[in-house]
RNA sequence: UGGCGUGGACGUGGCGGCCGCUCGCCCGCCAGUGGCGCGGGCGGGAGGAAAGUCCGAACACGACAGGACACGGUGGUGGGUAACGCCCACCGGCCCCCUCGCGGGGUCAGGGAAAGUGCCACAGAGAACAGACCGCCCACCCCCGGGUCAUGCCCAGGUUUGGUCCGGGGCGGCAAGGGUGAAACGGUGCGGUAAGAGCGCACCGCCGCGCUGGCGACAGCGCGGGCACGGCAAACCCCACCGCGUGCAAGGCCAAGCAGCAUCCACGCGGGCCGACCGGCCCGCGACGGCUUGUCCGGCCGGGGCCCGGCGCGCCGGGCCGGGAUGCGGGUAGGCCGCUCGAGGUCGUCGGCAACGGCGACCCCAGAUGAAUGGCCGCCCCGCCGCGCAAGCGCGGCGGAACAGAAUUCGGCUUACGGUCCACGCCACAGC
Numbered sequence: 001u002g003g004c005g006u007g008g009a010c011g012u013g014g015c016g017g018c019c020g021c022u023c024g025c026c027c028g029c030c031a032g033u034g035g036c037g038c039g040g041g042c043g044g045g046a047g048g049a050a051a052g053u054c055c056g057a058a059c060a061c062g063a064c065a066g067g068a069c070a071c072g073g074u075g076g077u078g079g080g081u082a083a084c085g086c087c088c089a090c091c092g093g094c095c096c097c098c099u100c101g102c103g104g105g106g107u108c109a110g111g112g113a114a115a116g117u118g119c120c121a122c123a124g125a126g127a128a129c130a131g132a133c134c135g136c137c138c139a140c141c142c143c144c145g146g147g148u149c150a151u152g153c154c155c156a157g158g159u160u161u162g163g164u165c166c167g168g169g170g171c172g173g174c175a176a177g178g179g180u181g182a183a184a185c186g187g188u189g190c191g192g193u194a195a196g197a198g199c200g201c202a203c204c205g206c207c208g209c210g211c212u213g214g215c216g217a218c219a220g221c222g223c224g225g226g227c228a229c230g231g232c233a234a235a236c237c238c239c240a241c242c243g244c245g246u247g248c249a250a251g252g253c254c255a256a257g258c259a260g261c262a263u264c265c266a267c268g269c270g271g272g273c274c275g276a277c278c279g280g281c282c283c284g285c286g287a288c289g290g291c292u293u294g295u296c297c298g299g300c301c302g303g304g305g306c307c308c309g310g311c312g313c314g315c316c317g318g319g320c321c322g323g324g325a326u327g328c329g330g331g332u333a334g335g336c337c338g339c340u341c342g343a344g345g346u347c348g349u350c351g352g353c354a355a356c357g358g359c360g361a362c363c364c365c366a367g368a369u370g371a372a373u374g375g376c377c378g379c380c381c382c383g384c385c386g387c388g389c390a391a392g393c394g395c396g397g398c399g400g401a402a403c404a405g406a407a408u409u410c411g412g413c414u415u416a417c418g419g420u421c422c423a424c425g426c427c428a429c430a431g432c
Base pairs, nucleotide, nucleotide: 001428002427003426004425005424006423007422008421009420010419013380014379015378016377017376018375019374021045022044023043024042025041026040027039028038029037030034047403051414052413054412055411056410057409058408059247060246061245062244071243072242073241074240075239076090077089078088079087080086091110092108093107094106095105096104097103111238112237116236117235118232119231120230133178134177135174136173137172141170142169143168144167145166146165147164148163149162150161152159153158154157186204187203188202189201190200191199205227206225207224208223209222210221211220212219213218251337252336253335254334260328261327262326263325264324265323267286268285269284270283271282272281273280274279288302289301290300291299292298304321305320306319307318308317309316310315311314344363345362346361347360348359349358350357351356381400382399383398384397385396386395387394388393389392
């Protein structure tokens, strides 16, 4: 100098103009109040992760005597916090680095393996009341061979018995060394021994007890004990602590139109009463069904009523009608609330190693719902490329990016990310 990795900070550069989108406030307008009207002005308008929806809460509704069991989660200690599986500090284990010290950094699901059950592949002799493959050893007992000494017998040379030495073996002894393995029933050294072994001793480790320091995890020291207790709980399990369910499509309010129910007015038909007629009163029935539409209007089909005409007298053809008002309950479309002022932010100060907390001042900072947050232009800035030259300036061109996008809110965790800067580590090259 360049590259890579990890961690941190910033995160689609700044200013201005024009045109839009959305929300709030204010004002105005009407083919005059909208199922959801139109226009203008001012102001606000995505993120560090808005993401994954993993953990903890607020809030809402539902459920709920109390306790136990079951199930799930968490797990060194102390603190922070509304809470947490998060954060800070410390303790302990393991790993790394250096300038090797009372240093620095990283990492750990870090309770219990002397409550019980279970598992420990392959290899290996042996894997938990261990074991003997290679190897080491013959001290005791037995056997074989040889040397030597003593002794008894035949006495040339042999032979008997006993001792001693050397070599080999059996019965055995050992677990130091080799070997297997992730792991082999403490480690190092000295003594000891036939060879060995906590067999003995010293130190380290371990266990128990005590003292001291610390809130504590724990640490240090002393005494005692040759040592008993392999590993795995992210296997069951044990212990301690925590834990109701569903989520803003929670939940609440208003409610068009259609349909439903009820009542009234008008109309038609039938019956009854008063009545000479006109007319009036009472009762009952009818005004329907289907398709299209969110609804109305409109249209079509079937059926009904009334009127007119024709005749073969119960059929055919044509026309008209089926209206209006009020109330009720549930509730759809739709609208409103929940909704964004909150365990809020910025600055200062105080307490604390820190996480964080107290106090004071100031600030208001998206709220969409087929779902807004965008586009264009100019100047400046930055980077790259090209050209020119008076050599650090001018001109021109290109670019200003990735991951991703609010949807009830908040605290965390995790994951993704182009570029710039900072810190640490590693690698390469060059110089001293």
A computed fold for a 432-nucleotide RNA from a Phycisphaeraceae bacterium, annotated as Bacterial RNase P class A. It matches the Rfam family "Bacterial RNase P class A". Rfam classes the family as a ribozyme. Rfam describes the family as follows. Ribonuclease P (RNase P) is a ubiquitous endoribonuclease, found in archaea, bacteria and eukarya as well as chloroplasts and mitochondria. The coordinates come from a structure-prediction model, not an experiment, and the mean pLDDT is 75. The model forms 96% of the base pairs in the Rfam consensus.